[in-house]
RNA sequence: ACUCGGUUAGGCGAAUUGGUUAAGCCGUCACGCUGAUAACGUGGAGAUUGGAGGUUCAAGUCCUUCACUGGGUACCA
Numbered sequence: 001a002c003u004c005g006g007u008u009a010g011g012c013g014a015a016u017u018g019g020u021u022a023a024g025c026c027g028u029c030a031c032g033c034u035g036a037u038a039a040c041g042u043g044g045a046g047a048u049u050g051g052a053g054g055u056u057c058a059a060g061u062c063c064u065u066c067a068c069u070g071g072g073u074a075c076c077a
Stems, first nucleotide, its partner, number of pairs: 001073007010026003019057001028044005050066005
């Protein structure tokens, strides 16, 4: 440099054919239970879906570009 992929809550990680309201697990907070701040049970909070722009009635999902990141290939030495 070229090429393929990834970026979603504090961590991990789904989301079909674009279709309203974005799952789940861990963690966290509250409560119950308990000798116990553990384990278990119940409930709650937490999201500008990396940034910007575009297409569309409608975008996490499609397109462009930038950033970061992983793999592969090529070139120079």
The prediction has a mean pLDDT of 81. The RNA shown here (transfer RNA) has 77 nucleotides and comes from a Chitinophagales bacterium. The organism belongs to Chitinophagales, within Bacteria. The sequence was found in a public genome assembly. It matches the Rfam family "tRNA". From the family's description: Transfer RNA (tRNA) molecules are approximately 80 nucleotides in length.